[in-house]
RNA sequence: AGUAACCAAGAGCAAACCUAUUGAAAAGUAGGGACGCAAAGUUUCCGGUCUAAGGUGGUAAAUGCACUAUGACAGCGGGAUUUCCGGU
Numbered sequence: 001a002g003u004a005a006c007c008a009a010g011a012g013c014a015a016a017c018c019u020a021u022u023g024a025a026a027a028g029u030a031g032g033g034a035c036g037c038a039a040a041g042u043u044u045c046c047g048g049u050c051u052a053a054g055g056u057g058g059u060a061a062a063u064g065c066a067c068u069a070u071g072a073c074a075g076c077g078g079g080a081u082u083u084c085c086g087g088u
Base pairs, nucleotide, nucleotide: 005088006087007086012037013036017032018031019030020029021028022027035075041081042080043079045078046077047076048073049072050071054068055067056066057065
């Protein structure tokens, strides 16, 4: 100096839910709030999940039905990348 386990301290993030707001929706953002988190920092590269505005199909027609991501989830898993603190 690196890796792994356990422990301590300080700091950090913030699920559900509520309010406002953006969005077709999934969901995002801000405030409140804490279930949890050592990467719950960043990144859709791979798998997965959610949504279906638009498009396509179907129909006599359709706002109803089916398919579809170019939308979303990094707090679903993996990969990539960066990273605070001391002790054993």